[in-house]
The RNA shown here (SAM riboswitch aptamer (S box leader)) has 101 nucleotides and comes from a Chitinophagaceae bacterium. Its mean pLDDT, the model's own confidence on a scale to 100, is 84. It was read from a public genome assembly, where an Rfam model found it. The model forms 97% of the base pairs in the Rfam consensus.

Parts: sequence; C1' cells; structure tokens
RNA sequence: UUCUUAUCAAGAAAGGCAGAGGGUAUGGCCCUGUGAAGCCUUGGCAACCUGCGCAUGCAAGGUGCCAAUUCCAGCCACAAAAUUUUGUGGAGAGAUAAGUC
Repeated sequence: UUCUUAUCAAGAAAGGCAGAGGGUAUGGCCCUGUGAAGCCUUGGCAACCUGCGCAUGCAAGGUGCCAAUUCCAGCCACAAAAUUUUGUGGAGAGAUAAGUC
C1' cells in the first nucleotide's frame, strides 16, 4: 500500500517535556496559553486476535482506545409534518481488529 470480513449510541486520565494547533477531508459547531499536536511515565477502558474452559464465561499476552454518537451535516431512498425541518435506512469517506496481495 491493495482487497475481504466484522464493529463503530457503551466504556476509560493524571503527571512530565514541549509550545500552537486539534477534532479525516468540505461546511457547521466545538476543544485549546486554565496549554493544541507530538513524545515519555504511570494509570485505566474494552475484549478484535490470543490463552484456558469449551456453554454463557474467565484471564489479559499482541493490537487498540481513554471531549462531544465516527461531534453533526453533505450524497441517495423512504416516511411524517409541512417548505423547510424531523425521523429511518443506505452509499461514500474514516477508525480499529483479523486476514490477504
């Protein structure tokens, strides 16, 4: 980096270094010098793979994660109210895991 499958409404933060951005992209909205990204330490969440039982479970070795539903919307379809909103489903994009070229 390609593709496939599954999940994405729950859950979980302190300290140190650093010093202006961050929330995928566009729009909105938000977080941020009462300290962003990033790195380190410690702690925690969860249970995809894994191990043990093999039934539902238990553990936590490999990942992952710890503002807001993937923060919300955009594109399509349907429904309702009513001219612009609301709701539902889907697509696309993204994240993570397991496999794969």